This is a predicted structure of a 78-nucleotide RNA (c-di-GMP-I riboswitch aptamer) from Rubrobacter sp. The sequence was found by an Rfam model in a public genome assembly. Model confidence (mean pLDDT): 90 of 100. The organism belongs to Rubrobacter, within Bacteria.
RNA sequence: CAGACGAAAAGGCAAACCCGUCGCGAGGCGGGGACGCAAAGCAAAGGACCUCUUCAAAGAGGCAGCCUGGCUACCGAA
Numbered sequence: 001c002a003g004a005c006g007a008a009a010a011g012g013c014a015a016a017c018c019c020g021u022c023g024c025g026a027g028g029c030g031g032g033g034a035c036g037c038a039a040a041g042c043a044a045a046g047g048a049c050c051u052c053u054u055c056a057a058a059g060a061g062g063c064a065g066c067c068u069g070g071c072u073a074c075c076g077a078a
Stems, first nucleotide, its partner, number of pairs: 005076002012037002017032006035065001041071002045068003049062005
């Protein structure tokens, strides 16, 4: 110095729920609020799940705090 790892320290994010708003909807955004999180940072590549169109097949969406994989990153004990 790098990787792995995750004690400590400095911080960070923000579930459910409530209010407002956008959307046919899943859901998104803003405010409040904290269940939790060492990537709960980014991204829809592959699945799962959810929504819409549909008799079905199929198509179009959503979701990263469901999983796999990808990219980036603060600190530095064992």